[in-house]
RNA sequence: GGAGUGAGCCGGGCGAUCGCUUUCCGCAGGGAAAGAGGAAAGUCCGGGCUCCGCAGGGCAGGGUGGCCGCUAACGGCGGCGCGGAGCGAUCCGCGGAAAGUGGCACAGAAAACAGACCGCCCGAAAGGGUAAGGGUGAAAUGGUGGAGUAAGAGCCCACCGGCGCGCGAGCGAUCGCGUGCGCAUGCCAAACCCCACCCGGAGCAAGACCAAAUAGGAGGGUGAGCUGCCCGCUCAUAAUCCCUCGGGUAUGGUCGCUGGAGCCGGCGAGCAAUCGCCCGGCCUAGAGGAAUGAUCGCCACCCGCAAGGGCACAGAACCCGGCUUACAGGCUCACUCCGGCA
Repeated sequence: GGAGUGAGCCGGGCGAUCGCUUUCCGCAGGGAAAGAGGAAAGUCCGGGCUCCGCAGGGCAGGGUGGCCGCUAACGGCGGCGCGGAGCGAUCCGCGGAAAGUGGCACAGAAAACAGACCGCCCGAAAGGGUAAGGGUGAAAUGGUGGAGUAAGAGCCCACCGGCGCGCGAGCGAUCGCGUGCGCAUGCCAAACCCCACCCGGAGCAAGACCAAAUAGGAGGGUGAGCUGCCCGCUCAUAAUCCCUCGGGUAUGGUCGCUGGAGCCGGCGAGCAAUCGCCCGGCCUAGAGGAAUGAUCGCCACCCGCAAGGGCACAGAACCCGGCUUACAGGCUCACUCCGGCA
């Protein structure tokens, strides 16, 4: 200097004039402070919170899937293990195919209790032997070498691989060493299924209160308890619970609604995710059909000789932890590879 890998950050600033919302101060005029994101988006997960009179067990149903940790929890995050890709930094994947059922089109001779098309060997031929070489395919009865054979083949041998056993390391997934056996039934479970673990339901249009008004009207009921079914449990025996019909009022107002599993900094523990301690500091939107703005000037950045033009994705609606998607332009750190110089 070039090419990459991983992570993080900015994504407009300043001034003036006027305007809007909330909180605080003031008798008032008015003043002060704050006011849309890293994704506010998607609604894909998990919760906080609210209601259902307890939320107990089972079935159905749903979710997750290497091991160990973190967390309020998760399908998230961290570390480790094994397999694969890459020269590498790194990235991707993860229960079970010997419980059973099912699928593997086409091609190919044959696609799983699967073979002989070409080829090789024996033979006069008919035929027999063979699975080492070639071919088909995503995938074809382990790999390399040797010995042996008519030609071959774990037929035999060495090493690797596989399965079993023993010892050791590790919490564990696994790994190492030794030993025995020639040793074998492919792939797909994001096919049904099996195994392990987890899951009450509904949701801020949840829900609470106030106002307003009427018909304490009529009829029926072993019913009601918020995915479905069963058992158990609780409540009710009728103004009160449930269902049907009928009548009236409001489509109003207040709360929920922003001080938190909160943020920043310091110290400590841990490889890390994260946790603990001292309060050392801070309060950073709460609108209510929708406030957070408009105008002017200068600057920053991009295009252009200039004039001038442009300036990413995109707007809170109960809140929080994640994931996924979108993003013009730019900045920072660490690491890897290649080339050059000293």
This is a predicted structure of a 342-nucleotide RNA (Bacterial RNase P class A) from a Pseudomonadota bacterium.
NCBI's taxonomy places the organism under Bacteria, Pseudomonadati, Pseudomonadota.
Rfam family: Bacterial RNase P class A. The family's RNA type in Rfam is ribozyme.
The coordinates come from a structure-prediction model, not an experiment, and the mean pLDDT is 78.